[in-house]
The prediction has a mean pLDDT of 76. A computed fold for a 399-nucleotide RNA from an Actinomycetota bacterium, annotated as Bacterial RNase P class A. It matches the Rfam family "Bacterial RNase P class A". Gene Ontology terms of the family: dimeric ribonuclease P complex, tRNA processing and ribonuclease P activity.

């Protein structure tokens, strides 16, 4: 300088004006509660209007898919059904997250990717191709035997001397029912691989050395795992987000969860039943109050709590490869409820198009990514214009 690779930031500034929301203040009202007194005023609240002020959407707020918190509700204790999950160690509140190794794949390397237990328990699935696809299987091809034709040659009977027949052997064609998985071809896969021994011809039939599997023992690791040594039958395809088996782990229901206040309204059947429920109060004993649960039918849908400061964030020191942890210090002002956080103007940045102009750069045009709170975190997953910065690998060129 090209090129890949990985992570990180930011998510247009700023200014004026018009409006939305909570909060806070000032004023006001033929309002409204409620105290107080000289009885029509005073203070405290409230409601609503005006003005001032402060503060007000995210990296993803989104899917709502996994894992906690809180809340109700259910629960002796194990178990069956059912889900999730699956290399090993670690983090963490937990988790299907995130870290660090490991195994396998991919790439020339940084470095990406794996829903990575069991397929030698059992069941079940495999398109086309091909003969033959799951205790595999004989198309071609190779072998030995049978059988037939031919073709050539040996011996031999006949003979009208041209021939004709008869037993052999040899090649070679056509067949028949076996042998054979070394060779062909087809497939993603054809039931180890090379070399020899055998054999009619072949074959783990048998041997050698590889590979791979399985046991046992050594050795480095906490572990998956790696090395190595022995001995073992000669080889037992692939699919478990197919059923299946093993271990691990899991109780449901959601803020409209769940409680207070005020309002309103109509009760009616069914079970239980005083040895009952509740309260002080965890427990007895004691007081105290009370009928409890269901179901069907009726009203209400107002306000307030829960509600935002929390497993929070940043930086600095220890610990650890790291994810994380911890100590100190510092920061952090959305709470709507039919749901606020938004429009328009200017200057400016970014970046796109067109048009000039060698080119710096001039002008015009359009117009700023997904997208948005709704108890509240941790995660993954999806959307996402145009940048911006940094490591770490390749290659090229120069010193």
């Nucleotide at each position: 300088u090209g090129g890949g690779u990985c992570g990180g930031c930011a998510a247009g500034a700023c200014g004026g004006u018009c409006g939305c929301g909570u909060c806070g203040g000032u004023u006001g009202u033929c309002g409204u509660g409620c105290a107080c007194c000289u009885a029509g005023g005073u203070g405290c609240g409230c409601a609503c209007a005006a003005c001032c002020g402060c503060c007000g959407a995210g990296g993803a707020a989104c899917g709502u898919c996994c894992g906690g918190g809180c809340u109700c509700c259910a629960c002796a204790g194990g178990g069956c059904a059912g889900g999730a999950c699956g290399g090993u160690g670690g983090g963490u509140a937990a988790c299907a997250c995130c870290c660090a190794c490991c195994c396998g794949g991919g790439g020339u390397a940084a470095c990406c990717c794996g829903c990575g237990a069991g397929a030698a328990a059992g069941u079940g699935c495999a398109a086309c191709a091909g003969a033959a696809a799951g205790c595999a299987g004989a198309c071609c091809g190779c072998c030995a035997c049978g059988g037939g034709c031919c073709u050539g040659u040996g011996c031999u009977u006949c003979u009208u001397a041209g021939g004709a027949g008869g037993c052999g052997c040899a090649a070679g064609c056509c067949u028949g029912g076996g042998g054979u998985a070394a060779g062909g071809g087809u497939g993603a896969a054809a039931c180890g691989g090379u070399g020899g021994u055998g054999u009619a011809a072949g074959a783990g039939a048998c041997c050698a050395c590889c590979a791979g599997c399985g046991g046992c023992c050594c050795g480095c690791g906490u572990g998956a795992u790696c090395g190595g040594g022995u001995c073992g039958g000669c080889u037992g395809g692939g699919u478990a987000a197919a059923c299946c088996u093993c271990g691990u782990c899991c109780g449901g229901a959601g803020c409209a969860a769940g409680g207070u206040c005020a309002g309103a309204c109509a009760g009616a059947g069914a079970g239980c039943g005083a040895u009952g429920g509740g309260a002080c109060u965890g427990c007895c004993c004691g007081u105290c109050c009370c009928g409890c649960u269901c179901u069907c039918g009726g009203g209400u849908a107002g306000a307030c709590c829960g509600c935002u400061a929390g497993a929070g964030g940043g930086c600095u020191g220890c610990g650890g490869c790291a994810a994380c942890g911890u100590a100190g210090u510092c920061c952090c002002g959305a709470g709507a409820u039919a749901g606020a956080u938004g429009g328009c103007c200017g200057u400016c940045c970014a970046g796109a198009u067109c048009g000039c102009g060698c080119a710096a750069g001039c002008g015009g045009u359009g117009g700023g990514a997904c997208a948005g709170a709704a108890c509240c975190c941790g995660g993954c997953g999806u959307a996402g214009c145009a940048g911006c910065c940094g490591g770490c690998c390749c290659a090229u060129u120069c010193c």
The gene name in the source record is rnpB. Lineage of the source: Bacteria > Bacillati > Actinomycetota.